Predicted 3D model of a 112-nucleotide RNA (SAM riboswitch aptamer (S box leader)) from Thalassobacillus devorans MSP14. Its mean pLDDT, the model's own confidence on a scale to 100, is 82. The model forms 97% of the base pairs in the Rfam consensus.
[in-house]
RNA sequence: CUCUUAUCCAGAGUGGCAGAGGGACUAGGCCCGAAGACGCCCGGCAACCUUUCAGACAUUCGUUUGGAAAAGGUGCUAAUUCCUACAGAUUUCUUGAUCUGGCAGAUAAGAU
Numbered sequence: 001c002u003c004u005u006a007u008c009c010a011g012a013g014u015g016g017c018a019g020a021g022g023g024a025c026u027a028g029g030c031c032c033g034a035a036g037a038c039g040c041c042c043g044g045c046a047a048c049c050u051u052u053c054a055g056a057c058a059u060u061c062g063u064u065u066g067g068a069a070a071a072g073g074u075g076c077u078a079a080u081u082c083c084u085a086c087a088g089a090u091u092u093c094u095u096g097a098u099c100u101g102g103c104a105g106a107u108a109a110g111a112u
Base pairs, nucleotide, nucleotide: 002111003110004109005108006107007106008105013042015041016040017039021032022031023030026085027084028083029082043077044076045075048073049072050069051068052067053066054065055064056063057062081104086101087100088099089098090097091096
C1' cells in the first nucleotide's frame, strides 16, 4: 500500500507552550479563529486490543451474551465523519424535507 471484520447522532479542559489560519481530498454550504483557533505537552474521555466475573453453547483449543477494571498498545478530546454530492423510497410540489442503501474517509484488530 491492498484486503477482511467491527464501530462512527454518546463522552472528554476556565491548564501550559506557540502564533495564523483551520474544519481529510474536490465543489457548494455552514462554522471555528488574535476574547488565540489548528498544532504540541499535560490533563481527561472511551473501552478496540488487554485483564477479570457470571451465564449459554461447544468440548479440553474455543465461540458468544452481559457486568466490572484501566496497568500497558492504540485511539479520541467544536459542530453526527459539521452538512450535501451517487441510487432508491416517501412527502412537498418551485427550490426543498425525511428515511434507507452506496461511495469516500477515520479508528481498532487481523491477513497478505